[in-house]
Context: one part of a larger RNA
Molecule: small-subunit ribosomal RNA, 5' domain
Organism: uncultured bacterium
RNA sequence: CGAACGCUGGCGGCGUGCCUAACACAUGCAAGUCUGGGAGAAUUGGGUAGCAAUAUCCAUAGUAAACCGGCGCACGGGUGAGUAAUAUGUAGGUAACAUCCCCUUUGGAUUGGAAUAACCCCGCGAAAGCGGGACUAAUACCGAAUGAUGCAGCGGCUCCGCAUGGAGAUGUUGUUAAAGCUUCGGCACCAAAGGAUUGGCCUGCAUCCCAUUAGAUAGUUGGUGAGGUAAAGGCUCACCAAGUCUGUGAUCUGUAGCUGAUCUGAGAGGAUGAUCAGCCACACUGGGACUGAGACACGGCCCAGACUCCUACGGGAGGCAGCAGUGGGGAAUAUUGGACAAUGGGGGAAACCCUGAUCCAGCAAUGCCGCGUGUAUGAUGAAGGUCUUUGGAUUGUAAAGUACUUUUAUUGGUGACGAUGAUGACGGUAACCAAUGAAUAAGCUCCGGCUAACUUCGUGCCAGCAGCCGCGGUAAUACGAAGGGAGCUAGCGUUGUUC
Numbered sequence: 001c002g003a004a005c006g007c008u009g010g011c012g013g014c015g016u017g018c019c020u021a022a023c024a025c026a027u028g029c030a031a032g033u034c035u036g037g038g039a040g041a042a043u044u045g046g047g048u049a050g051c052a053a054u055a056u057c058c059a060u061a062g063u064a065a066a067c068c069g070g071c072g073c074a075c076g077g078g079u080g081a082g083u084a085a086u087a088u089g090u091a092g093g094u095a096a097c098a099u100c101c102c103c104u105u106u107g108g109a110u111u112g113g114a115a116u117a118a119c120c121c122c123g124c125g126a127a128a129g130c131g132g133g134a135c136u137a138a139u140a141c142c143g144a145a146u147g148a149u150g151c152a153g154c155g156g157c158u159c160c161g162c163a164u165g166g167a168g169a170u171g172u173u174g175u176u177a178a179a180g181c182u183u184c185g186g187c188a189c190c191a192a193a194g195g196a197u198u199g200g201c202c203u204g205c206a207u208c209c210c211a212u213u214a215g216a217u218a219g220u221u222g223g224u225g226a227g228g229u230a231a232a233g234g235c236u237c238a239c240c241a242a243g244u245c246u247g248u249g250a251u252c253u254g255u256a257g258c259u260g261a262u263c264u265g266a267g268a269g270g271a272u273g274a275u276c277a278g279c280c281a282c283a284c285u286g287g288g289a290c291u292g293a294g295a296c297a298c299g300g301c302c303c304a305g306a307c308u309c310c311u312a313c314g315g316g317a318g319g320c321a322g323c324a325g326u327g328g329g330g331a332a333u334a335u336u337g338g339a340c341a342a343u344g345g346g347g348g349a350a351a352c353c354c355u356g357a358u359c360c361a362g363c364a365a366u367g368c369c370g371c372g373u374g375u376a377u378g379a380u381g382a383a384g385g386u387c388u389u390u391g392g393a394u395u396g397u398a399a400a401g402u403a404c405u406u407u408u409a410u411u412g413g414u415g416a417c418g419a420u421g422a423u424g425a426c427g428g429u430a431a432c433c434a435a436u437g438a439a440u441a442a443g444c445u446c447c448g449g450c451u452a453a454c455u456u457c458g459u460g461c462c463a464g465c466a467g468c469c470g471c472g473g474u475a476a477u478a479c480g481a482a483g484g485g486a487g488c489u490a491g492c493g494u495u496g497u498u499c
Stems, first nucleotide, its partner, number of pairs: 001496001003495005010371006016364002018329001023327003027324003032071003036068002044059006078282003088206007097199002102195007110144004120133005150175006157168004180187002208254001215245003220242008257279004261272004284305005307318004335361001337360003343357001344355004374404004384395004409436006418426001443488005448469003454483005464471002
């Protein structure tokens, strides 16, 4: 130290927990929501007619589910494969740009139209699903009007600058918009200007190893023109020129996400980039665009590929590097848990709904920190063990005994903060009070030197030990056991890695 292994193991708090196969995944959940719209159940209860089956009416209910439409799904969550610079860090630029929602300000919201889904009917198909006909609405779609400080063209003026130019008024022509709902409180809608936020692009510097990689490059380097983009640009294309990078290491190969930080160190440095935070990249593999303010989109679409599954063999379905969980790999890494109570996010005017984000709980001595396994007294220095020069020494105040205490444990009671009015998953948890009773709780490694700690027996270069030096061949403080001792302590030792 994100560790593993061996022996051992009482409690609590706070952290952490697939480093290997970006291997394959059963099952469940992880993104919905909305008096804009039309259409509109089942079920249950009650009533009426009837002998009953049943028919019909009212409520449930203009509710549920589905459909059109709006916003969200580009956030949040995961992973580190790729990437040695289209990345990251830092300092700047954008006179070359965009920005849904939000805030401020100004002005507006007139008048028409044609469809379509749902529903109904018909048909095809095993299914996934698809086709045809007829009907209908809107904040869906399309005309017309109005319209400037917007946009585009033409024209002069003032000020400024960093080359292209920028800002400000100004004349004229053309062009571009809207949607309603309402509980009458309000909420939505359109255009423009400004702000805020978030991003795009560009530049300087810094950013691993290898020369047993020395030359690399044709859209390549530059220009003119055009296209394209929100935007500069060989970004793309046509033509023209022949450039551009390189020993201050190009190009190739290998390795690698980068940083704040983390570990270590007196520092300078060295190593690392788990958790947390910022940025980037990826979402079965490769490619592509659509929608949109924003994606070339993890739980969207299309194509190709590999794999898995269904099939009536015609054809279809899928993507856990989300949370759990399974198989596999591995020395090795957890529950198919609870709640939206808090914090935040999406939708909604709100009530509220959704949220495996998050908050909690569970498992693991995996780490750090704290606590405990008793306290005081107690010499016949008991018994037993071990050693012995057989006198004794040591274990050792250690035990027993006596007197206490109750952290912990068990049982019972009270019972929160987190929630400013209501609302608590955690949780009858934490904490507090009382009762019981020393009661429930100690191991591991080492003892030749380095290195703190020694004797006896067994073994006899055997069995074995070992980090280095080295021990063992009959008196082994070095092997094995015992007694004693030393060191750490709910841990201890070994292995690996780093300083």